[in-house]
RNA sequence: UGAAAAAAUUGCCAACCCUGCUGAAAGGCAGGCACGGAAAGCAAAGGGUCUAAUUAAUAGACAGCCUGGCUGCCAUC
Numbered sequence: 001u002g003a004a005a006a007a008a009u010u011g012c013c014a015a016c017c018c019u020g021c022u023g024a025a026a027g028g029c030a031g032g033c034a035c036g037g038a039a040a041g042c043a044a045a046g047g048g049u050c051u052a053a054u055u056a057a058u059a060g061a062c063a064g065c066c067u068g069g070c071u072g073c074c075a076u077c
Base pairs, nucleotide, nucleotide: 002077003076012037013036017032018031019030020029021028022027035064041070042069045067046066047065048062049061050060051059052058
């Protein structure tokens, strides 16, 4: 520097639910918890799913739905 899977080490993230805040809603944020994850890190490019307050055409959400993209740690070869 490169590489795919398993094992190991240091750790990391955190579902559902509860509480508070926020949003019209889907949802998001913070705290607790721990279903799980080897990228469950980033990002809405493609597909898919969800929400329509407004308005007649559009706006928004989900990366822990999938594909692709970028980046990263340890060990082995």
A computed fold for a 77-nucleotide RNA from a Thermodesulfovibrionia bacterium, annotated as c-di-GMP-I riboswitch aptamer. NCBI's taxonomy places the organism under Bacteria, Pseudomonadati, Nitrospirota, Thermodesulfovibrionia.